[in-house]
């Protein structure tokens, strides 16, 4: 100096599944009766939050089995499986992939 591997950081790419339904509440708009202004009440619509119902997804995490690896004992192990968690408009997140940088290690 280069190759391989591991970890971290930055950038880019990155799927799937109800913009479901009901209750409560908040915000905005409209309408209605009364009314001097204003405030309050009722109804409807839209968006958000929260709690429940049904339906669904797998690529944070978690767990299980396994090809395989290892073996004295103890075990390790998936993109498979389960959905506990998480998620089901957008955003966020996101296994994994690529590039760059830094550290460690192996080897030439």
């Nucleotide at each position: 100096c280069g190759u391989g591997c591991c970890c971290g950081u930055g950038c880019g790419g990155g799927a799937g599944a109800g913009a479901u339904u009901g209750g409560u509440u908040c915000u905005g708009a409209a309408a209605c009766a009364g009314g001097g202004u204003u405030u309050g009440g009722u109804u409807u619509c839209a968006g958000g939050a929260u709690c429940g119902g049904c339906g669904c997804c797998g690529a944070a995490g978690a767990a299980g089995c396994a090809a395989c690896c290892a073996c004295c004992c103890c075990g390790g192990a998936a993109a498979c499986u389960u959905u506990c968690a998480g998620g089901c408009a957008a955003a966020c997140g996101g296994a994994c992939c690529g590039c760059a940088c830094g550290g460690g290690u192996u080897u030439g």
Predicted 3D model of a 108-nucleotide RNA (Glycine riboswitch aptamer) from an Alphaproteobacteria bacterium.
The model forms 91% of the base pairs in the Rfam consensus.
The source organism's lineage runs through Bacteria, Pseudomonadati, Pseudomonadota and Alphaproteobacteria.
It matches the Rfam family "Glycine riboswitch aptamer". Its family is annotated with glycine biosynthetic process in the Gene Ontology.